[in-house]
RNA sequence: GCAAAGCCGCCGAAAGGCGGUGACGCAGAGCCACGGGACUAGAGCGCAGUAAUCGCGACGUCCGCCGGGCCGCCA
Numbered sequence: 001g002c003a004a005a006g007c008c009g010c011c012g013a014a015a016g017g018c019g020g021u022g023a024c025g026c027a028g029a030g031c032c033a034c035g036g037g038a039c040u041a042g043a044g045c046g047c048a049g050u051a052a053u054c055g056c057g058a059c060g061u062c063c064g065c066c067g068g069g070c071c072g073c074c075a
Base pairs, nucleotide, nucleotide: 001026002025006021007020008019009018010017011016024064030070031069032068034067035066036065037062038061039060044056045055046054
């Protein structure tokens, strides 16, 4: 310097995000979804069919899961 869980508010279909509060941790817990991994399942497709449910489905999310890349603070 950053801020996990929890709580409050807002956004989102969800995962999750943002703000506040709060500190579990972090010496890159700064940035980039590039590789792997994880999460969700809206559109769409299938089944059915009025609808819902269910299955498939990433173009969604996570950089505080691992690796890689970029730029860097203090001692």
The RNA shown here (c-di-GMP-I riboswitch aptamer) has 75 nucleotides and comes from a marine sediment metagenome. The sequence is in RNAcentral, with records from MGnify.